Overview: This is a predicted structure of a 480-nucleotide part of an RNA (small-subunit ribosomal RNA, 3' major domain) from an uncultured bacterium. Its mean pLDDT, the model's own confidence on a scale to 100, is 84.
Context: one part of a larger RNA
RNA sequence: UGACGGGGGCCCGCACAAGCGGUGGAGCAUGUGGUUUAAUUCGAAGCAACGCGCAGAACCUUACCAGCUCUUGACAUACCAAGUUCGAGUAACAGAAAUGAUACUCCUCAGCCCGGCUGGCUUGGAUACAGGUGCUGCAUGGCUGUCGUCAGCUCGUGUUGUGAAAUGUUGGGUUAAGUCCCGUAACGAGCGCAACCCCUAUCCUAUGUUGCCAGCAAUUCGGUUGGGGACUCAUGGGAGACUGCCGGUGACAAACCGGAGGAAGGUGGGGAUGACGUCAAGUCAUCAUGGCCCUUAUAGGGUGGGCUACACACGUGCUACAAUGGGCAGUACAGACGGUUGCUAAGCUGUGAAGUGGAGCUAAUCUGAGAAAACUGCUCGUAGUCCGGAUUGGAGUCUGCAACUCGACUCCAUGAAGUCGGAAUCGCUAGUAAUCGCAGGUCAGCAUACUGCGGUGAAUACGUUCCCGGGCCUUGUACA
Numbered sequence: 001u002g003a004c005g006g007g008g009g010c011c012c013g014c015a016c017a018a019g020c021g022g023u024g025g026a027g028c029a030u031g032u033g034g035u036u037u038a039a040u041u042c043g044a045a046g047c048a049a050c051g052c053g054c055a056g057a058a059c060c061u062u063a064c065c066a067g068c069u070c071u072u073g074a075c076a077u078a079c080c081a082a083g084u085u086c087g088a089g090u091a092a093c094a095g096a097a098a099u100g101a102u103a104c105u106c107c108u109c110a111g112c113c114c115g116g117c118u119g120g121c122u123u124g125g126a127u128a129c130a131g132g133u134g135c136u137g138c139a140u141g142g143c144u145g146u147c148g149u150c151a152g153c154u155c156g157u158g159u160u161g162u163g164a165a166a167u168g169u170u171g172g173g174u175u176a177a178g179u180c181c182c183g184u185a186a187c188g189a190g191c192g193c194a195a196c197c198c199c200u201a202u203c204c205u206a207u208g209u210u211g212c213c214a215g216c217a218a219u220u221c222g223g224u225u226g227g228g229g230a231c232u233c234a235u236g237g238g239a240g241a242c243u244g245c246c247g248g249u250g251a252c253a254a255a256c257c258g259g260a261g262g263a264a265g266g267u268g269g270g271g272a273u274g275a276c277g278u279c280a281a282g283u284c285a286u287c288a289u290g291g292c293c294c295u296u297a298u299a300g301g302g303u304g305g306g307c308u309a310c311a312c313a314c315g316u317g318c319u320a321c322a323a324u325g326g327g328c329a330g331u332a333c334a335g336a337c338g339g340u341u342g343c344u345a346a347g348c349u350g351u352g353a354a355g356u357g358g359a360g361c362u363a364a365u366c367u368g369a370g371a372a373a374a375c376u377g378c379u380c381g382u383a384g385u386c387c388g389g390a391u392u393g394g395a396g397u398c399u400g401c402a403a404c405u406c407g408a409c410u411c412c413a414u415g416a417a418g419u420c421g422g423a424a425u426c427g428c429u430a431g432u433a434a435u436c437g438c439a440g441g442u443c444a445g446c447a448u449a450c451u452g453c454g455g456u457g458a459a460u461a462c463g464u465u466c467c468c469g470g471g472c473c474u475u476g477u478a479c480a
Stems, first nucleotide, its partner, number of pairs: 001480002003477003007474007015464002019428005026319008034310002042053002064305003068301002073129001077128002079125006087106005093100002109119004131294002134292003140288002142283003145279001147277001152191006158167003171182003197271004202239007212228002216226003242265001245259005321421001325380006337368003342361002347356003387418001392413007434456007
C1' cells in the first nucleotide's frame, strides 16, 4: 500500500421490512445430471451452467454410430500429356445410395501474326500440397459474461517522507453521482458521471395521398361520390423545463423543502451508452491463429440409425385444481409487424383441420386479420363436477422424395393426476406487478421458448435493528 475481520462510523440497492403474484406438490413441455446405448456428437457448471450456444435435429442440418465407398481428393494454386468446348435432357442395367458401366437426343468456346499457337474447359498422371467441428481458451487475437450504470480509477508538476509511499482523492455540507459548494500544500488534467443521440408525453408551423370528414351537397348508407385541410394521423421544421420565478431553511454557498404557472418539475418516463480493472471467467465448434497430432485417414462421399433412449434427481416454463369460474348465444374497442419462390379476399364444398376458387397487392391503397380478456343474456350449484385436460383407440387434413423410429393440426370416443402444495425459495415500487390476447424472426412443415406490441390494471413502502451485495472513512492483523 492492499486484502481480510462473527471491528467501528456514515451511506445506498426490491437487500430486508410492508404488500401482490408465483416456484417447491400434480400432468405435460423443455434443458441438465445420471443411467443405458453401436451411437445416445460437442461445449456451458454457484451468483454469472441448466427454454444456454440451438432465431426452430424426420433426410439435410450433423460434428456421433454401423454397413458401403473413395485416395492429389468435395475445395485452392502450380507441372506434364491428351482431347476440344462446356453443358442440358431422356431411357434403361447393377446397387440401399454414393457409385459403376451404357445408349440416344439437343446445343457446340474465344482471341491471334489461323495446317498452328495461346487462353478457357474436361480427362488422365506425378508431386508439392489440400483437408481435419482432431488437442491445448492455462500459448493467443477478436468477441462476450460478471462485479455494475456501482462511482469510482489515474496522471503531470509541486510538497512531505531515508524509503515503500503519501498528499491531491482526506475534512464540513450536499447530490443519483469524485455532483456541486466551502475549507485545505497543493495546483491542474485525463478516463468514467452528467450533457450531446433515439423513442415517448404538450403545442405551433409546412404539406395533404393511399390517410382524415367538422360544415355543405349527393348517396346504393360503405368517407361511398363531389368537395374540404378544420380535426385525427403521417412526414419534415421549430417551441417548451433551466431550480428560470416566489417564500422558507442553510454558512451571504452549494443545495434542500414548499408554492405558482405549466402538457410535463427538479435526471419528466424509457432506450442506447459499461471507466481502471477482477474472475489464468467463457469461447481453438462463428471466425482468425502459435504449437502438437492424423495423412488409403482423425480427410472426402453415401444409406440407415442416433442427437427424441428412461428405475431416477434438479432447473426453467405451460396448463390446472374452479363460481372474481366453465359452457352457449349476442355485441364492442388496439398497437406493432409481415407479404411476389409471397400475403391471399369474395364465393362454393366440408362438423372441422382444410379443399376449391381466383379478385387485389412490390402495400397508409390489397392482404394476414375474427384481437382476447371486457360487456349483455341464459345455464351449471360445490360435485373430482357441464372443473381439469393427460393418456389411449378410431377416422382424417397439410407440408415435404419421405411423417415407422420422429411433425403439426382436426373430428369422434376415452377422461388420468390434480381440491392451492413441507422445509425452503423467486419476481415486482406504476401504466409497474398481475392478467388478456396480437405479431415477428427462425422456418417446406413444426413454439408452452425468444424478441417485440398493445388492452384491462392494483396493493404497499412505518422504517434501516437484522439477512445479502456494494461505496467512503477509520481501526487491528502471526496475511501478500
Notes: Rfam family: Bacterial small subunit ribosomal RNA.